RNA sequence: CACGCGGGAGAGAGCGGGUUCGCCCGCCGCCGAAGGCGCAACCGGCCCCCGGAAACGCUCAGGCAAAAGGACCGCAUG
Numbered sequence: 001c002a003c004g005c006g007g008g009a010g011a012g013a014g015c016g017g018g019u020u021c022g023c024c025c026g027c028c029g030c031c032g033a034a035g036g037c038g039c040a041a042c043c044g045g046c047c048c049c050c051g052g053a054a055a056c057g058c059u060c061a062g063g064c065a066a067a068a069g070g071a072c073c074g075c076a077u078g
Stems, first nucleotide, its partner, number of pairs: 001078002004075004012028001014027005029064003035060001036058003042052004
């Protein structure tokens, strides 16, 4: 890294309209743990500057009953 199994948080089953009942459109409120973007401190460099990760920040995307999805963790195989 790939595949299988198990675990896995947060936040309106909000209001109005439509619907082939899957969902879609508009409005208001909210969440961060797919993905995306950013870097105060920190680290590195050729040091007025440049580069770099996240569970930090943004909330573009996504999400706010259950189901599904889900970063990440454990086990097994290659």